[in-house]
RNA sequence: CGAGUCGGCAAGACGAUCGCGGCCGCUUCGGCGGUCGAGGAAAGUCCGGACUCCACAGGGCAUGACGCUGGGUAACACCCAGGCGGGGCGACCCGAUGGAAAGUGCAACAGAGAGCAGACCGCCGAUGGCCCCAGAGCGCAAGCCGAGGGGAACAGGUGAGGGUGAAACGGUGGGGUAAGAGCCCACCAGCGGCUCGGGUGACCGGGUCGGCUAGGCAAACCCCGUCAGGAGCAAGACCAAGCAGGGACAGGGCGGCCCGCCUGUUACGUCCCGGGUGGGUCGCUAGAGGCUGUGCGGCAACGCCAGUCCCAGAUAGAUGAUCGUCCUCGACAGGAUCCGGCUUAUCAGCCAACUCGCGCC
Repeated sequence: CGAGUCGGCAAGACGAUCGCGGCCGCUUCGGCGGUCGAGGAAAGUCCGGACUCCACAGGGCAUGACGCUGGGUAACACCCAGGCGGGGCGACCCGAUGGAAAGUGCAACAGAGAGCAGACCGCCGAUGGCCCCAGAGCGCAAGCCGAGGGGAACAGGUGAGGGUGAAACGGUGGGGUAAGAGCCCACCAGCGGCUCGGGUGACCGGGUCGGCUAGGCAAACCCCGUCAGGAGCAAGACCAAGCAGGGACAGGGCGGCCCGCCUGUUACGUCCCGGGUGGGUCGCUAGAGGCUGUGCGGCAACGCCAGUCCCAGAUAGAUGAUCGUCCUCGACAGGAUCCGGCUUAUCAGCCAACUCGCGCC
């Protein structure tokens, strides 16, 4: 210098005028002054919690979510560290990553054959049959028998070779054979049992024995393990205003997801139909809070400690407009109970660490 990997920062700046919402103070009740006023995603509402109300004797079944190990956390489908598998020369990236030697099931197209498979081409054809040649022997002869040799490829053998496929039932070499084949052997890979060593563990490394090979899919059912009661701030509580009541319910109704037992409540109840209102206050924002630290523990996520700060709270919903100067010329986009994540959107940039290549000193 070029190409790349990974983590983070930041989200135009300053000033003037006008305008808007909350709070505080003053007020002649008209206002005035002070102060604070969106985001890294406020978004999607996909996970996890806090909080609220309802329900809850117990147990089983069902359903859903998650799924290597250890740790973090209030919790998680998140984060950190590690293992294993895959990709990349590398920095590094990706993986719903328990179980397929419990059971059931699935596999398009191609192909002869796709699960305890399969002879299409090829190879062989030892053996049996067929054809040809043919010696010895027997018989007067026709002929009989026919060792041995050869041929074709009828039966048949063969999963080595070709070909198809995402996948064709270990690999290489040797022996063996008619040709072949774990059929046998050596080495290698892989599997299972036992065992030794390391690690908290996932797992890793070694020894020995065995049989020669056990395929894939569980984001198919399923099995195993863990977790899960329901509804949600339009939760829920209070005030005010307004209205018109009617019907059903005890051997019953309603709730407890469902089931049976059981159990709670039951006319001041529950459900259904009809009618009224749709105003206000609280919940509501000080919190798993922010910032700072050569602090302490930890590889890290994170935890602890100390100091310091208060940082939107609206209810038709406030944070905007204009002008000036400057710059790298400004993206995606806005709270609505709150918090932790994930995912998605995003102009132009900056910084740190690392990798590969080339050049120069």